[in-house]
Context: one part of a larger RNA
RNA sequence: CACCGCCCGUCACACCAUGGAAGUCUGCAAUGCCCAAAGCCGGUGGCCUAACCUUCGGGAAGGAGCCGUCUAAGGCAGGGCAGAUGACUGGGGUGAAGUCGUAACAAGGUAGCCGUAGGAGAACCUGCGGCUGGAUCACCUCCUU
Numbered sequence: 001c002a003c004c005g006c007c008c009g010u011c012a013c014a015c016c017a018u019g020g021a022a023g024u025c026u027g028c029a030a031u032g033c034c035c036a037a038a039g040c041c042g043g044u045g046g047c048c049u050a051a052c053c054u055u056c057g058g059g060a061a062g063g064a065g066c067c068g069u070c071u072a073a074g075g076c077a078g079g080g081c082a083g084a085u086g087a088c089u090g091g092g093g094u095g096a097a098g099u100c101g102u103a104a105c106a107a108g109g110u111a112g113c114c115g116u117a118g119g120a121g122a123a124c125c126u127g128c129g130g131c132u133g134g135a136u137c138a139c140c141u142c143c144u145u
Base pairs, nucleotide, nucleotide: 003108005105008101009100011098013095014094015093016092018090019089020088023085024084025083026082027081028080031077032076033075034074039070041068042067043066044065047063048062049061052059053058111132112131113130114129115128116127117126118125119124
């Protein structure tokens, strides 16, 4: 700087972060199914075998091989979680001198505010209920002189 005051919202411009969003990409942990190495275990063991037994024929035991359970990796499927990105879209914040009005502050020029419903370029407007944190005028009661 004190009404030539203060001040509200839409709109426009710039920047910032953020919500929604068809989707797209990436990661994580699991689930179901398929396949299944090595290995353990189990089965088999007609083939093989130094230690033990043997009446020397073999037996016992073990092994290769084969089969099975479990199973790493891998494959398939539909979901979960997290992150990034995303046409478009919603408001928010910030920004000396943009636009439109003037809602609030004085009775702010229709007193204001709260709740609620409807409406509207915007502040807002209207209805209903409530409050006084309303001015003014009149009356009543009380106090003081």